[in-house]
Molecule: SAM riboswitch aptamer (S box leader)
Organism: Marinactinospora thermotolerans DSM 45154
RNA sequence: UGCUCAUCCAGAGGGGUGGAGGGACCGGCCCUACGAAGCCCCGGCAACCAUCUCGGUACACGUUGCUCGUCAGGUGCGAGGCGGCCGGGACAGGUGCCAACUCCGGCCCGGGACCAAAGUGGUCCACGGGUAAAGAUGAGGG
Numbered sequence: 001u002g003c004u005c006a007u008c009c010a011g012a013g014g015g016g017u018g019g020a021g022g023g024a025c026c027g028g029c030c031c032u033a034c035g036a037a038g039c040c041c042c043g044g045c046a047a048c049c050a051u052c053u054c055g056g057u058a059c060a061c062g063u064u065g066c067u068c069g070u071c072a073g074g075u076g077c078g079a080g081g082c083g084g085c086c087g088g089g090a091c092a093g094g095u096g097c098c099a100a101c102u103c104c105g106g107c108c109c110g111g112g113a114c115c116a117a118a119g120u121g122g123u124c125c126a127c128g129g130g131u132a133a134a135g136a137u138g139a140g141g142g
Base pairs, nucleotide, nucleotide: 001142003140004139005138006137007136008135013042014041015040016039017038021031022030023029025106026105027104028103043098044097045096048094049093051090052089053088054087055086056085057084061083062082063081066080067079068078069077070076071074102134107130108129109128110127111125112124113123114122115121
C1' cells in the first nucleotide's frame, strides 16, 4: 500500500504537559480558554487473536493408518481419537478502545413536509428499512 473475512444501537477517564483546535472526508450538528489536538503517567472497558477448558457436530474436510476391530485382498469396510467447524466458560499475553449509535446524513427503496402548477418537477426531514458507499478495529494472507 491494496485484497479477503468478521464486527460496528453495549461498555469504559482522571492527573501532568501543551496552548487552539477536534469529531476521517463532504454537508450538517456538536465538543473546546470551565482548556482542543498531540505527548507522558496512572486507571478502566471490551474480549478480535493467542492460551486453557466444557459441550455438540462429523468421520467426511484434514491425518504418510493416529487408534481399535474386520476381511484373502485396499486409496476397503465399521467404530473412534486429534485437528477442523458450531456453541459456552476462564484468563488478560498481542492488539483495540474510553463525548454524542461509526454523532446524523451521503447510495437504493419506502414515508412525510413545503414550493411550483400540469413539466408528474424541485427543495427539505437526527422518519423507517437495506446485503450500498466510505470509514474504523481485529484476524489472515500478498